Notes:
Transfer RNA from Cellulomonas persica, 73 nucleotides, folded computationally. The source organism's lineage runs through Bacteria, Actinomycetota, Actinomycetes, Micrococcales and Cellulomonas. Its mean pLDDT, the model's own confidence on a scale to 100, is 81. It matches the Rfam family "tRNA". By type it is a transfer RNA. From the family's description: Transfer RNA (tRNA) molecules are approximately 80 nucleotides in length. It was read from a public genome assembly.

RNA sequence: GCCCCCGUAGCUCAGUGGACAGAGCAGCCGCCUUCUAAGCGGUCGGUCGCAGGUUCGAGUCCUGCCGGGGGCG
Repeated sequence: GCCCCCGUAGCUCAGUGGACAGAGCAGCCGCCUUCUAAGCGGUCGGUCGCAGGUUCGAGUCCUGCCGGGGGCG
């Protein structure tokens, strides 16, 4: 330098172009317990890496850039 994959909550990850973006864990509050853990209920959380484009509508499609991983030279 070229090619491929990935980037979504603090972490691990879902998410046919269609209306409020989700789960588990973690955090916080409560229930239970003598206390803790476990269990149960609730709650908090997001510029969907950045910038453009297509579209009535983009996390999803297209382009460029940034970051991570892999391959080739």